The RNA shown here (small-subunit ribosomal RNA) has 1440 nucleotides and comes from a metagenome. Its mean pLDDT, the model's own confidence on a scale to 100, is 86.
[in-house]
RNA sequence: AGAGUUUGAUCCUGGCUCAGAACGAACGCUGGCGGCAGGCCUAAUACAUGCAAGUCGAACGAACCUUCGGGUUAGUGGCGCACGGGUGCGUAACGCGUGGGAAUGUACACCUUGGUAAGGAAUAACGUAGGGAAACUUACGCUAAUACCUUAUAAUGACUCCGGUCCAAAGAUUUAUCGCCAAGGAAUCAGCCCGCGUUAGAUUAGCUAGUUGGUGAGGUAAUGGCUCACCAAGGCGACGAUCUAUAGCUGGUCUGAGAGGAUGAUCAGCCACACUGGAACUGAGACACGGUCCAGACUCCUACGGGAGGCAGCAGUAAGGAAUAUUGGACAAUGGGGGCAACCCUGAUCCAGCCAUGCCGCGUGUGUGAUGAAGGCCUUAGGGUUGUAAAGCACUUUCAAACGUGAAGAUAAUGACGGUAGCGUUAGAAGAAGCUCCGGCUAAAUUCGUGCCAGCAGCCGCGGUAAUACGAAUGGAGCAAGCGUUGUUCGGAAUCACUGGGCUUAAAGCGUGCGUAGGCGGCUUUGCAAGUCAGGAGUGAAAGCCUGGGGCUCAACCCCAGAAUUGCUUCUGAAACUGCAAAGCUAGAAUAUCGGAGAGGUUGGGAGAAUUCCUAGUGUAGAGGUGAAAUUCGCAGAUAUUAGGAGGAAUACCAGUGGCGUAGGCGCCCAACUGGACGAUUAUUGACGCUGAGGCACGAAAGCGUGGGGAGCAAACAGGAUUAGAUACCCUGGUAGUCCACGCCGUAAACGAUGUGUGCUAGUUGUCGGGCCCUCAGGGUCCGGUGACGCAGCGAAAGUUUUAAGCACACCGCCUGGGGAGUACGGUCGCAAGGCUGAAACUCAAAGGAAUUGACGGGGGCCCGCACAAGCGGUGGAGCAUGUGGUUCAAUUCGACGCAACGCGAAGAACCUUACCCAGGCUUGAACAGCGAGUGACCACUUCCGAAAGGAAGCUUCCGCAAGGACACUCGUAGAGGUGCUGCAUGGCUGUCGUCAGCUCGUGUCGUGAGAUGUUGGGUUAAGUCCCGCAACGAGCGCAACCCUUGUCUUCUGUUGCCAUCAGGUUAUGCUGGGCACUCUGAAGAGACUGCCGGUGAUAAACCGGAGGAAGGUGGGGAUGACGUCAAGUCAGCAUGGCCCCUAUGUCUGGGGCUACACACGUGCUACAAUGGCCGGUACAAACCGUCGCGAUACCGCAAGGUGGAGCUAAUCGGAAAAAGCCGGUCUCAGUUCGGUUAGCAGGCUGCAACUCGCCUGCUUGAAGUUGGAAUCGCUAGUAAUCGCGGAUCAGCACGCCGCGGUGAAUACGUUCCCGGGCCUUGUACACACCGCCCGUCACAUCGUGAAAGCCGGUUGUACUAGAAGCCGCCACACUAACCCGCAAGGGAGGGAGGCGUCUAAGGUAUGGUCGGUGAUUGGGGUGAAGUCGUAACAAGGUA
Repeated sequence: AGAGUUUGAUCCUGGCUCAGAACGAACGCUGGCGGCAGGCCUAAUACAUGCAAGUCGAACGAACCUUCGGGUUAGUGGCGCACGGGUGCGUAACGCGUGGGAAUGUACACCUUGGUAAGGAAUAACGUAGGGAAACUUACGCUAAUACCUUAUAAUGACUCCGGUCCAAAGAUUUAUCGCCAAGGAAUCAGCCCGCGUUAGAUUAGCUAGUUGGUGAGGUAAUGGCUCACCAAGGCGACGAUCUAUAGCUGGUCUGAGAGGAUGAUCAGCCACACUGGAACUGAGACACGGUCCAGACUCCUACGGGAGGCAGCAGUAAGGAAUAUUGGACAAUGGGGGCAACCCUGAUCCAGCCAUGCCGCGUGUGUGAUGAAGGCCUUAGGGUUGUAAAGCACUUUCAAACGUGAAGAUAAUGACGGUAGCGUUAGAAGAAGCUCCGGCUAAAUUCGUGCCAGCAGCCGCGGUAAUACGAAUGGAGCAAGCGUUGUUCGGAAUCACUGGGCUUAAAGCGUGCGUAGGCGGCUUUGCAAGUCAGGAGUGAAAGCCUGGGGCUCAACCCCAGAAUUGCUUCUGAAACUGCAAAGCUAGAAUAUCGGAGAGGUUGGGAGAAUUCCUAGUGUAGAGGUGAAAUUCGCAGAUAUUAGGAGGAAUACCAGUGGCGUAGGCGCCCAACUGGACGAUUAUUGACGCUGAGGCACGAAAGCGUGGGGAGCAAACAGGAUUAGAUACCCUGGUAGUCCACGCCGUAAACGAUGUGUGCUAGUUGUCGGGCCCUCAGGGUCCGGUGACGCAGCGAAAGUUUUAAGCACACCGCCUGGGGAGUACGGUCGCAAGGCUGAAACUCAAAGGAAUUGACGGGGGCCCGCACAAGCGGUGGAGCAUGUGGUUCAAUUCGACGCAACGCGAAGAACCUUACCCAGGCUUGAACAGCGAGUGACCACUUCCGAAAGGAAGCUUCCGCAAGGACACUCGUAGAGGUGCUGCAUGGCUGUCGUCAGCUCGUGUCGUGAGAUGUUGGGUUAAGUCCCGCAACGAGCGCAACCCUUGUCUUCUGUUGCCAUCAGGUUAUGCUGGGCACUCUGAAGAGACUGCCGGUGAUAAACCGGAGGAAGGUGGGGAUGACGUCAAGUCAGCAUGGCCCCUAUGUCUGGGGCUACACACGUGCUACAAUGGCCGGUACAAACCGUCGCGAUACCGCAAGGUGGAGCUAAUCGGAAAAAGCCGGUCUCAGUUCGGUUAGCAGGCUGCAACUCGCCUGCUUGAAGUUGGAAUCGCUAGUAAUCGCGGAUCAGCACGCCGCGGUGAAUACGUUCCCGGGCCUUGUACACACCGCCCGUCACAUCGUGAAAGCCGGUUGUACUAGAAGCCGCCACACUAACCCGCAAGGGAGGGAGGCGUCUAAGGUAUGGUCGGUGAUUGGGGUGAAGUCGUAACAAGGUA
C1' cells in the first nucleotide's frame, strides 16, 4: 500500500466482497509446562444452606463459673453499622465532565482558649403472676449508670428593640491516663448555585398555572416557588421547546497516518439503586443493601387465631442462555470497626482451587548418517518424490519425574500461601503436535472416486465421465499448544468527503420570481479589543498511553522519574485581519433627463380569407374515402357551381437558430391603460449590495365547479375495414373538451436535463436594438441581446469554451448501489382527481454513463453474382430405376438431416463383402509377439460323424556328444481381439460461406483506454486491380502471374503415323519401293503487351472505338481455396486419449437379412409422339481400354450367344457398329406401327451356387401416360438442348458416376423487386450477436409487508374517587415521675394515647393519546431451468 467482481473488450460512476488489528467471547478438532491477568455480556429472574458488623466489663446493675488471680455473659449505656462490598433498574439530568462561585454543615482525628459545680426522678435486666403453637407479649414489684431531668456558673459564643436576654458538662481508675462540656482555627468530607460540553427522531411544533417574576411569611445546615398568602402576566421554543425512543457519565479501551469512528468488562473517580411503590425516624452524616412503618406481588411456617422473609455481599442452587469458576484457606500481610490495651470482628483483603479465556516465555531433542533402505504416492516404466527424513552411530537433559535441601514476604513476636519459589543430586531420548488451507483474490498440486448427483462457497463461482474448486490419498503451504469457524467493532471506505466527494448525459439544480430570518459584503481614517496572536499563572486526580531508567534468569508483569494531557479559567501585552463605534469617499447599487426597439401584459372596438350550416338558382348521378374497400351522403336532387345570410374559432403570406417576457408563454388591425429591459448625457443619494431556510405570488396542457357559447377539431362511444384476434394503427360519424367569465388544481422531457450574483481568462464570423466616427449602396468602433466555429483549460468521454461544463469568491437547493417506491403509514393542502412531505421488511451483485469493435435493421448510399428480369429446356402429374423417411421384421447393420443429408459413404449386398438376425462350434484363440513350468509331438495324408465349421480315430518326429534348441500342444502370467461408446477428448482429411476480395503485421502517429490510422476519400477494375490524394511509410497471406490443356505459326523428329510428286502392283485398299511436302505424333520456341492510332478522363490509372492479327483487352477451360465461421462431417477408411467386454461386445461356419411395403419425399431414366415411329441404304469422331485380357476372318443359332483361334504387351492387332445426320419407303393423329410397364413361355451367360435376389435374348402380353396444380431447378456459347462412344468398380450385374467427341440454338431492356455477397455510413437496451433481447396479465409455489369489523396487551395524559403509613398543624379526655406553687390534697407548666385536618402511595371509575401483538377477508410487491396469452420496448422495432 491494495485486490476480486458489471463488458466481446475499454474508460468512468457505483455498490458488494476480501486481505489487517481487536475481543469479558462462544463452537469444532487438538492439547506438555510455567508466569501474569481475566471469568453471568442473558432473567434488576427466584433463591435452600453457611458466612459477609460488630465491639467495649477501663460507663452500669445483675447472673453464672472460678485454680480466688480472674473469667464468661443477656440487658442498660457508648461508638460503629451512612465505610467497605454488589449491581447498572432508573436517569438525556447541573446526572456526569470541565472551569468557576457563595448563602452552609462537618462525628471520630489535629491545634488553641476556658470549664468539668449542686442535685433529682425513673427504667431494662431481675423477681412474681399471666397470654400465645410460634413470633413475641401483658400486669405488678425492685435496681444502677458516662441513660434521663432540674438548678448554678456564661464569654471571645448566639440573639438584640442595644436596655438586655439565652445556652454546658460524666465520670472511670488510683497516679498515670482515658474521658466530658463551651468556643475559635485548620483540615477532611458533604450539601447548594452558575458558564460551557454531553445520543437519535420534525412522519413530535408549539409547551407552561407554582407556571415566570415581585412583596411578605414559613421552612432548611444553607440560597431559592423549596412551601404558602397577595400582586403582576409572564417564562421556554426553529441556535429545536414539548413529546417519543435509547442510554448510567468519565479517566480510559479498540481501531485509525491523522482527523475521526466504535465502545464504557476488569482498575480508578462520580451518580443511581437495594423484592415493587410510598414514608419518615435515629443520627455529625441516611430518607439507610444485611434498620423501622405502610401498601402490593411472591415464597415459607402455622395449632388457622397469627407470624416470618428479601444474595444487584462471598460461595452455592434452580431457571434463562451459545456461554462465564469453589457451598476452599487465613486474618500472616495491607486496610477498616470497637477497645487504654491484650484482643475480637472483617467472603474488604491476601492466598489457594477450576477454565488454553487472553498475553508472555519454554519444551517436545542435538550432531552425524546415501544403498538415496523398506513402505506410500506419482510415472513418459527410464525414473521422480516423501528424504538426512527414518534406521544405525555418537551426544545432551531444559521442562516434566524421583530424592535431598530450602527462602524473601517479618522492624522484637506472629506465614494462610507452603515444605511453595529457588538450589543440588539421579535415570533415561526418555513423558510431550496439532489444526487449517492448496481455482483466482492468496503462500501451496497431483492421482483416484463421484458424474448438475453427493457436495463446496467470503466474492467471483465449481460439479452434467478426463473436477488443481466436491470426497479420499500422497505431496505441499501457513500458523503452532494451539488452529479454524461464527459473532461484534474500527480499518481498507475519499462509500457522509473538517482534513477529503459530487450534481449537462452516471444518483443529484426547487418550474419561475419576490422577499423574512440568517450567511456573506466596496474604498479611506480614528477609537475599542469580542474573535485572533504572544507571554505568564492556576487547573487538567491516580492508573493507563509515550520516553528514559530499574526489578522478577528473559518477556508478559511490576516499580521509579519525566514528558504529554492538543482543554478550561485568569492576568498582561499587540492591533495587521474579522467584528463593534464614529467620521468621510464614489468605482457597487439606485434615482432624475433624453431617445428609439419589441407577438411583454390587460381591456374595448374593428377586419378579411377559409371551414360548416341555412335559403335560393343552375345542374344530374353519383359523391366521399382508401393500400384496396366498406360504413356514410345522394333522384325527397347530393358532389360540383352561383348569389345571399348565420355563427363560432383561428389569424395564411410577412416569418427569420428574428423580437419580447423571470419562467409558464406571447403572432390580423386600431385605441386606452400598463410593466420591464436597452442606449446616451450630465446631475443626485452615498454601500442603500448579493444570496435567500420558512413564507408569498405567478405557473403549459389536461382536469374540476357555476353560468354562457359551440363553426371546425376531437378522448369516450358507434359503425366500416384490416387481422389468427384487433377493445389499435386506416376510414365514416361523434359527446365531453377545446372558446368566454369567475373560482379551483399546482403538475410536465416545466429541458440548456446546466440555481442565482460578481470578477478574471486567445480569437473568427453572422444577426437584432441603440450610440459615436469616416473616404457613406458601405466600412470601422463602443454597449446590450441572440447564434455558429474555435485556442488554452476542464472533462470518464461525448463535449464545453467570455451566453463555460475554465479560474475564483458568496449564498441557497439537492445526491450517496439497483429493485421494493415516489409506494405504505402518519401529517398537511384540495370539491374531487390528486399534490407535497416520505419510510421499512424483503431481494439482487449488480443497476448505470460515455465511447470501441462486431453483428443485426420491415435504416440509407454505392457495387457484384443465372440473384431477378429476357429466353431455352426441365422437375412437380405417369410408369420404372435408385436413395431417404415411416412402417414392418428374428434381423431389415451403421453413418449422413436446411442450403452444405436423401443415384450420399457404396468406383458396383446372390455366397463372400457384412458390421445385423437365427443355429452350430472354438477359447492364448483366425493373424502378430514376450516369459515361466510341463509334455513330445506337430504338419501333411487316410477313414468315420456333421449343413459346414469342427470333432474322433489312424499314421508320425528333427538338430545337438551333452546342457539344450527348433517346432507343436497344455497350464499360468503378461496380454491378443472388439465396425463396442465418446467426432462435444483428438490427429488427419473433407464440406460450406467462396475463387467472395478480403484478412493481417512491423514501425510511426492519434486516443487515458478498448482501439483508430494504414485498409477511409476521388476515380477505376473481375479483383485491397491500378492511379491520385492523404500521418502515414512499408510488408505478409490472399487477387493476378508463374503450371497443365486448348486455339495460330516456326524448328526438330519420321515409325507403328502420312501420301503431294515419281515408280510398281491390285477388282479394290499407302498394298510395295520411295519420300517426310502436308495431316499427325511430341519436344523446343514464337505469339498478345492496352504494344500502335483516335476519343473521353485530372496531362493519371483506366475506359470506348479502330488498325493489324489465328487470337484483343484475365482469348476458352482446368489445377490452385487467405484469416476464419458452422463444438459442420467422419472413432465405420486410417491413426489415437479415455471408458467398456474378456469361454464374449472376441472368433469360425451354414442359412437368412441389408432386396420387406397401406404410405410420403428427393434424384434420375423412358415417354406421352409426325422437328416423330418403323424399314432399307449410306457418311463423318474423339477419348479410352486389352495377355487370368481384347479377340479378327470363318462356321452354327432368329437372337442373346456358341465353336474356333489369326493377330496383338498395342500410333502396328482387337474392342469398334459411332449415333443423331443424309437418301429412299411406309405410317397419318389414334391410347395409335406412340409408349413400353406388367406378366407367361422358351432360351443364353457368369459363377461352388441366380429360390429368396443377377444380367441378356426370342415369341407373346401390351398398363399408366395425350405435356403435368401450388410451387420449383439448370443454363449466357461451342454454352443450353440433343446424339451416341469409352472408362473405373467388376466373375456377373449401370437409367448412377467419371470422361469423350458429333449436331448446335434463343435471350440479357435493365438493377425497382426476391436470394446471397462486398464496401462506406447510421441506429441499437443485441455480443450464444434478430433463430437476439425483452414487457405485462393469468395459473402454481413461496417470502416479507400494507389495509381490515374487531380482539388482546404495554405505556402515558386528564377528571373524579379513594385515602394506608408518615411528617406537619389543630383539639384534647376518666392520661401524665423529674420543674414550679402547695404542709397535704391538689393545681400549673410541659408532655401525650387518641381524635380531626392539609399533603399523599397503591387501588377504583370514566375518557383520551401512543406503541406493540393478533385478525375472517383483502391489496399490491419480491423470488422461483424449461406453464398460458399476446408482442408493448430495443433497428424507422415494423403506428418514431